[in-house]
RNA sequence: GUCCCCGUCGUCUAAUGGUCAGGACAAGAGCCUUUCGAGCUCUCGAUAGGGGUUCGAUUCCCCUCGGGGACA
Numbered sequence: 001g002u003c004c005c006c007g008u009c010g011u012c013u014a015a016u017g018g019u020c021a022g023g024a025c026a027a028g029a030g031c032c033u034u035u036c037g038a039g040c041u042c043u044c045g046a047u048a049g050g051g052g053u054u055c056g057a058u059u060c061c062c063c064u065c066g067g068g069g070a071c072a
Base pairs, nucleotide, nucleotide: 001071002070003069004068005067006066007065010025011024012023013022018055027043028042029041030040031039048064049063050062051061052060
């Protein structure tokens, strides 16, 4: 330099173009317990950035950024 893949809560992982963007772990609160732990309930928290297509974009297209890989 060319090409390919990936980017979603703190972490991991779902989501046929129409979802309240779901789940697990973690964190916080409460219940329980003499206390801790375990268990139960609840809460918090995310689509890398910009543009386009579309009635509607996490999803499709383009550019940029970041990570990984192949070739040179």